[in-house]
RNA sequence: AGCCGACCGAGCGGCUAUAAACAGGGUUCAAGCUCGGAGCGUUCCCUCUUCGGAGGGAGGUAUCU
Numbered sequence: 001a002g003c004c005g006a007c008c009g010a011g012c013g014g015c016u017a018u019a020a021a022c023a024g025g026g027u028u029c030a031a032g033c034u035c036g037g038a039g040c041g042u043u044c045c046c047u048c049u050u051c052g053g054a055g056g057g058a059g060g061u062a063u064c065u
Base pairs, nucleotide, nucleotide: 001016002015003014004013005012007037008036009035010034011033025064026063027062032040043058044057045056046055047054048053
């Protein structure tokens, strides 16, 4: 410097051409590392379905340090 931990910003952390991870304080949750924003994934309900899935609504881990 670049890339990665869903997206943007900030933080934390990792890797070196790759996109993963036993890292990211501990435990916990289906909820993805954290916060703010948005609302992607995930969860519940309803409708449709060629049974592959599609659409709509709600909601958006928790706690300790």